Predicted 3D model of a 71-nucleotide RNA (transfer RNA) from a Candidatus Woesearchaeota archaeon. It matches the Rfam family "tRNA". Rfam's curators write: Transfer RNA (tRNA) molecules are approximately 80 nucleotides in length. The family's RNA type in Rfam is transfer RNA. Lineage of the source: Archaea > Nanobdellati > Candidatus Woesearchaeota. The RNAcentral record of the sequence draws on ENA.

RNA sequence: GGGCCGAUAGUUUAGUGGUAAAAUACGAGGCUGGCAGUCUUGAGUCCCGAGUUCAAUUCUCGGUCGGUCCA
Numbered sequence: 001g002g003g004c005c006g007a008u009a010g011u012u013u014a015g016u017g018g019u020a021a022a023a024u025a026c027g028a029g030g031c032u033g034g035c036a037g038u039c040u041u042g043a044g045u046c047c048c049g050a051g052u053u054c055a056a057u058u059c060u061c062g063g064u065c066g067g068u069c070c071a
Base pairs, nucleotide, nucleotide: 001070002069003068004067005066006065007064010024011023012022013021018054026042027041028040029039030038031037047063048062049061050060051059
């Protein structure tokens, strides 16, 4: 320098044009004498910019960062 893959909640990951989800962590409440545990409930997220579209996390282009291969 070039090819390919990836970036989603504090963390690990799913989702893939039409309200963004799970586990775990965190807050509140119930059970318990207390802790642990368990149950209920709540808050929290699409890397950045542009384009296409009625509508973009998703499709296209560019950028940044990470991984991998080639030179």